[in-house]
RNA sequence: GGCGCGUUAGUCUAGUGGUUAGGACGCCAGGUUUUCAUCCUGGUGACACGGGUUCGAUUCCCGUACGCGCUG
Numbered sequence: 001g002g003c004g005c006g007u008u009a010g011u012c013u014a015g016u017g018g019u020u021a022g023g024a025c026g027c028c029a030g031g032u033u034u035u036c037a038u039c040c041u042g043g044u045g046a047c048a049c050g051g052g053u054u055c056g057a058u059u060c061c062c063g064u065a066c067g068c069g070c071u072g
Stems, first nucleotide, its partner, number of pairs: 001071007010025004018055001026044006048064005
């Protein structure tokens, strides 16, 4: 350099075009507890970036960035 795969919250992860992007851990608040922990309830926060297709894109296409693999 070429080809392929991947990028969703602080972390891990589900989601093959349409209903509010779901779950776990974490964090915050409250309850319980003499206190902490555990447990219960509620809340918090995400589609790497730019463009295109479409009535509608996390999803399909192109480019860029980053990571991994194969190869000259």
Transfer RNA from Candidatus Berkelbacteria bacterium CG10_big_fil_rev_8_21_14_0_10_41_12, 72 nucleotides, folded computationally. Its mean pLDDT, the model's own confidence on a scale to 100, is 81. Taxonomically the source falls in Candidatus Berkelbacteria (Bacteria, Bacteria candidate phyla). It matches the Rfam family "tRNA". The family's RNA type in Rfam is transfer RNA.